The prediction has a mean pLDDT of 81. A computed fold for a 77-nucleotide RNA from a Solirubrobacteraceae bacterium, annotated as transfer RNA. It matches the Rfam family "tRNA". It is annotated as a transfer RNA. The organism belongs to Solirubrobacteraceae, within Bacteria.
RNA sequence: GCCCCUCUAGCUCAAUUGGUUAGAGCAGUGGACUCUUAAUCCAAAGGUUGAAGGUUCGAUUCCUUCGGGGGGCACCA
Numbered sequence: 001g002c003c004c005c006u007c008u009a010g011c012u013c014a015a016u017u018g019g020u021u022a023g024a025g026c027a028g029u030g031g032a033c034u035c036u037u038a039a040u041c042c043a044a045a046g047g048u049u050g051a052a053g054g055u056u057c058g059a060u061u062c063c064u065u066c067g068g069g070g071g072g073c074a075c076c077a
Stems, first nucleotide, its partner, number of pairs: 001073007010026004019057001029043004050066005
């Protein structure tokens, strides 16, 4: 340098082939329980779906560019 894969909540992952309000577990917060802690239970909160554009009535999903991560190939005078 070229090609492929990937990026969604603090972390690990879903989202039924483009369709109603993007969910779950863990973590954190508040509460219940407990002498206290842990464990357990309950509740609420937490997201520009990597960024910017495009297509569409409608985009996490499709297209373009850029960025991060991973892999393969090539070059190495």